[in-house]
């Protein structure tokens, strides 16, 4: 990297390095950044998939192994249905795609 399977509106910040862009890709919006933002390294917290332990299970606890640490995965964007409206689109609620992490498997 493929597949399948689950999970996301909870929750968690500091120091130093570094210097323009960053928010996954596009497109449109919004936000974040020279009061230094993205990013790195380091100390910390945050969860509880695996994992250990109690246990029949649910469940508890633990923090080994990942993971995360602005803003629902920032909205949106395809399809369905509702709703007020009149062809342009707007609101909401459900789906799906895509992307993440997890865990199994090749």
């Nucleotide at each position: 990297g493929a597949u399948u399977u689950a999970u996301a509106a909870a929750g968690a910040a500091g120091c130093g390095c570094u210097g323009a862009g960053a928010g996954a890709g596009u497109a449109g919006g919004c936000u974040c950044g020279a009061u230094g933002a993205c990013g790195c390294g380091c100390u910390g917290g945050c969860a509880a998939c695996c994992u250990g332990c109690u246990g029949c299970a649910c469940a508890g606890u633990a923090a080994g192994g990942u993971g995360c640490u602005a803003a629902u995965u920032c909205c949106u964007a395809c399809c369905u249905a509702a709703u007020a409206a009149a062809u342009u689109a707007a609101u909401u609620a459900g789906g799906a795609a895509a992307g993440a992490u997890a865990a199994a498997u090749c």